[in-house]
């Protein structure tokens, strides 16, 4: 350089094109002599940038960037 695969809350992953969710960690409650565990709540992401399709895009298109594969 050429194929391709991934980028979504600290973290690891989810979501037929129709309100972005789980776990797990964080914080507040209860429980308990106290601490683990157990339970009940709650912040926390405008989906890597930028444009395009579309009534509507995390999801389709282009083109950056970053990162893995494989080819030369």
């Nucleotide at each position: 350089g050429g194929c391709u695969g991934c980028g979504u809350g600290g973290c690891u992953c989810a979501a037929u094109g129709g309100u972005a969710g789980a776990g797990c960690g964080u914080c507040g409650c209860c429980c308990u002599c106290c601490u683990a565990a157990g339970g009940c709540g709650a912040a926390g992401g405008c989906u890597g940038c930028a444009g395009g399709u579309u009534c509507g895009a995390g999801u389709c298109c282009u083109g950056c960037c970053g990162u893995g594969g494989u080819c030369g």
Annotation: The prediction has a mean pLDDT of 81. Transfer RNA from Pyronema omphalodes CBS 100304, 72 nucleotides, folded computationally. Rfam family: tRNA. The family's RNA type in Rfam is transfer RNA. The source organism's lineage runs through Eukaryota, Ascomycota, saccharomyceta, Pezizomycetes and Pyronema omphalodes. The same sequence occurs in records of 3 taxa.